[in-house]
RNA sequence: CGUAAAACUUAGGGCGGAGUGAAAGUCUCCACCGGCGGUAAAAGUCCGCGAGCUUUGGCAGACUCGGUGCAAUUCCGAGACCGACGGUUACAGUCCGGACGAGAAAGUUUGACG
Numbered sequence: 001c002g003u004a005a006a007a008c009u010u011a012g013g014g015c016g017g018a019g020u021g022a023a024a025g026u027c028u029c030c031a032c033c034g035g036c037g038g039u040a041a042a043a044g045u046c047c048g049c050g051a052g053c054u055u056u057g058g059c060a061g062a063c064u065c066g067g068u069g070c071a072a073u074u075c076c077g078a079g080a081c082c083g084a085c086g087g088u089u090a091c092a093g094u095c096c097g098g099a100c101g102a103g104a105a106a107g108u109u110u111g112a113c114g
Base pairs, nucleotide, nucleotide: 001114002113003112005110006109007108008107009106010105016030017029018028019027032093033083034082035049036048037047038046044081045080052059053058063079064078065077066076067075085097086096087095
């Protein structure tokens, strides 16, 4: 250094202002947030995974244009778009709950083998 194993640790962010109203962190305008691995180069929107649902078969969101470059739907500029389930005086990505849960995955330690 590599291989398989065991134990352990870590592992999701965000409603601030205004308006209407009897009532809204749920509506309207502005604002705010972005799990894990991959990729010719950095990704919420590409490929895949996770969480969620399920009749266990499966289901499961969203991007364009211009620029730089060997290479970018990943960077830079501009303008867009998306966000489980249950709850709630009124509809939730941001509140409460399942959840002191689960988990993609990342890491540490130990002994073994090469």
Molecule: FMN riboswitch aptamer (RFN element)